[in-house]
RNA sequence: GAGCCCAUGGUCUAGCGGCUAUGACAUCUCCCUUACACGGAGAAGAUCGCCGGUUCGAUUCCGGCUGGGCUCA
Numbered sequence: 001g002a003g004c005c006c007a008u009g010g011u012c013u014a015g016c017g018g019c020u021a022u023g024a025c026a027u028c029u030c031c032c033u034u035a036c037a038c039g040g041a042g043a044a045g046a047u048c049g050c051c052g053g054u055u056c057g058a059u060u061c062c063g064g065c066u067g068g069g070c071u072c073a
Stems, first nucleotide, its partner, number of pairs: 001072007010025003018056001027043005049065005
């Protein structure tokens, strides 16, 4: 330098045009326990990397940028 893939709560992740964005772990509260852990119930937590475009409508499709990974040179 070229090609391909990825970017969604603190971490990992589902969702691939339309209803309130899914789950696990972690965090917090309550129950349980003499207490801790485990277990049970619940809560909070995401401007879906950034800027534009298409569309009635974009996390989703298109372009560019940024960051990361793989391959080639």

This is a predicted structure of a 73-nucleotide RNA (transfer RNA) from a Nanobdellota archaeon. It matches the Rfam family "tRNA". The sequence is in RNAcentral, with records from ENA. The organism belongs to Nanobdellota, within Archaea. The coordinates come from a structure-prediction model, not an experiment, and the mean pLDDT is 83.